The prediction has a mean pLDDT of 83. This is a predicted structure of a 72-nucleotide RNA (transfer RNA) from a Verrucomicrobiales bacterium.
[in-house]
């Protein structure tokens, strides 16, 4: 220069067009003399940006930007 791949919660990752969730943490409440552990519960996201199809996008198409790797 040229393919490809990731990009969602503090951290790890589901989600293939129709309400964004799971585990771990965190915070709170029950358990216990007290701690752990175990139970119930809360809070926390611009879905990486920007644009485009769509009645409707994390999700499809496109630019970009940042890491990862392949070729030369």
């Nucleotide at each position: 220069g040229c393919c490809g791949g990731u990009u969602u919660a503090g951290c790890a990752c589901a989600g293939u067009g129709g309400u964004a969730g799971u585990g771990c943490a965190u915070c709170u409440g029950a358990u216990u003399u007290g701690u752990a552990a175990u139970c119930a519960g809360a809070g926390g996201g611009u879905c990486a940006u920007c644009g485009g199809u769509u009645c409707a996008a994390a999700u499809c198409c496109g630019a970009u930007a940042a890491c990862c790797g392949g070729c030369u």
Description:
It matches the Rfam family "tRNA". Rfam classes the family as a transfer RNA. The sequence is in RNAcentral, with records from ENA.